Description: Predicted 3D model of a 475-nucleotide part of an RNA (small-subunit ribosomal RNA, 3' major domain) from Weissella paramesenteroides. The prediction has a mean pLDDT of 83. The full RNA is in RNAcentral, with records from ENA.

Context: one part of a larger RNA
């Protein structure tokens, strides 16, 4: 100077506590270990590894196993030679590949050639998801959006080092005032940046309809007030009253207002810690392979299954299930696409086929909610697993191994030992939409609305965090 303490002393944080919901118990569904296999490719490992890379393993993807097959290569530059080609068809094959048919040439030219693009030789070289994340860039996590982390000049001390940055107050905040041997300054904090909440003004179509015609229907004429749409703008700043406090900062009160003391939410993450994660996103030293640790091809694996754990989903009902009616959203998003109306089908879906490059037309009927009816507490009409049988779709192809859809079948399961988690407001919980990847396939993710709670006395304990102090046989 620091770290460290079952040492004080202040402070803060869904940390406790006070409240809701849930996991841990059942089905699945997904990830891991372990086992298992020819392979079950790889990496992630307390928090902060386990619905993680993976925004989507049938083939391909793909790295792994079996078998076949290539050797200047599946890609790249150079050098020599030739002039063909792609495509289509036949013949073996499981395909890569081999033979063979038909096909015979582009562009510029000083006609010497040069250029694309193939084929074939020759070696330098390709290749390497082979190894080292403990050699490396970059990139990311975490502590933690915590309030610290420093520097220059003086000063103090032999010196390492201190002061500054402590103290009194106050803050979310090293934020701000005082004070003081310190006096400035940086790099965090705030603020500037998107959204969100209110309003003016421009603009008025594909949007909107107040009041006048008109219609089945903002349809049509009209209109641009209102909603909305997106461009500029105003608006909040402790500005104003009052009190408290030191005549400070500044805290509590009210005002006025759409919002009030940082309005909500996002973006934005100081020096630095974890030899922290990635050599398999790229790059990249060194090492190693080089007729194989490099390239294709087919057909398995990644999806196995006595078990163990994590992270979701569906439920155990009546605040409930089921039928019929019936209302009101926002965010996306599409031309190799979204698909109306209409017919067929129980339904998945399937024919025809109008519109739309979209505020136009479609996906799109949100659901939870009303409103009536039934069902009466049972393993039930409550749950839906498993499993048969007929389909439907995608797509060369659903057998290993897809996703729907009818019928039948009808498992555990009657609120869950110890012990864990999320959450402070439009949050919890709950209800359905959208969207990327994607041919096809979400219960994961990433967003959007709709209804919408309960509680917080307080910090004395847990857990982590931050100043001061202090004590150490620690570095």
């Nucleotide at each position: 100077u620091g770290a460290c303490g079952g040492g004080g002393a202040c402070c803060c944080g869904c940390a406790c506590a006070a409240g809701c919901g849930g996991u841990g118990g059942a089905g699945c569904a997904u990830g891991u270990g372990g086992u298992u296999u020819a392979a079950u490719u790889c990496g992630a490992a307390g928090c902060a590894a386990c619905g993680c890379g993976a925004a989507g393993a049938a083939c391909c993807u793909u790295a792994c196993c079996a078998g076949g097959u290539c050797u200047u290569g599946a890609c790249a530059u150079c050098c020599c030679u030739u002039g063909c080609u792609a495509a289509u068809c036949c013949u073996a094959g499981a395909a890569a590949u081999a033979g063979g048919a038909c096909g015979u040439u582009c562009c510029c030219u000083u006609c010497g050639g040069g250029g694309a693009c193939a084929a074939g030789g020759u070696g330098a070289c390709a290749g390497g998801u082979g190894g080292u994340g403990c050699a490396u860039g970059g990139u990311u996590g975490u502590c933690g959006u915590c309030a610290g982390c420093u520097c220059g000049u003086g000063u103090c001390g032999u010196g390492a080092g201190a002061u500054g940055u402590u103290g009194g107050g106050u803050u979310a905040a090293g934020u701000c005032c005082c004070g003081c041997a310190a006096c400035g300054a940086g790099c965090g904090c705030a603020a500037c940046c998107c959204u969100u909440a209110u309003u003016a003004u421009u603009a008025g179509u594909u949007g909107c309809c107040a009041g006048c015609a008109u219609u089945u229907a903002g349809u049509u004429g009209g209109g641009c007030a209102c909603u909305c749409u997106a461009g500029u703008g105003a608006g909040a700043c402790u500005g104003c009253c009052g009190g408290u406090g030191a005549c400070a900062a500044a805290c509590c009160g009210g005002a006025g207002g759409a919002a009030g003391g940082u309005g909500g939410g996002g973006a934005u993450g100081a020096c630095g810690u974890c030899a922290a994660a990635u050599c398999a996103u790229c790059a990249u030293g060194c090492c190693c392979c080089u007729u194989a640790u490099g390239a294709c091809c087919u057909g398995g694996g990644c999806u196995a299954c006595a078990c163990a754990c994590g992270u979701g989903c569906u439920a155990c009902a009546a605040u409930g299930g089921c039928a019929u009616a019936u209302a009101c959203a926002a965010c996306g998003a599409g031309u190799c696409g979204c698909c109306a109306a209409c017919c067929c089908g129980c339904g998945a879906g399937g024919g025809u086929g109008c519109g739309c490059u979209a505020u136009u037309g479609u996906g799109u009927u949100a659901a939870a909610g009303u409103a009536u009816g039934u069902c009466u507490c049972a393993g039930u009409u409550c749950g839906g697993a498993u499993u048969g049988u007929a389909g439907g779709c995608u797509g060369c192809a659903a057998c290993u191994c897809g996703c729907c859809u009818a019928c039948a079948u009808g498992a555990a399961g009657u609120c869950g030992g110890a012990a864990u988690u999320g959450c402070u407001a439009g949050u919890a919980a709950u209800c359905g939409c959208g969207g990327a990847u994607c041919a096809g396939c979400a219960c994961g993710c990433c967003g959007c609305g709709g209804u919408g709670a309960a509680u917080a006395c307080g910090u004395u304990c847990c857990c982590g965090g931050g100043u001061c102090u202090u004590g150490u046989a620690c570095a």
Taxonomically the source falls in Weissella (Bacteria, Bacillati, Bacilli, Lactobacillaceae).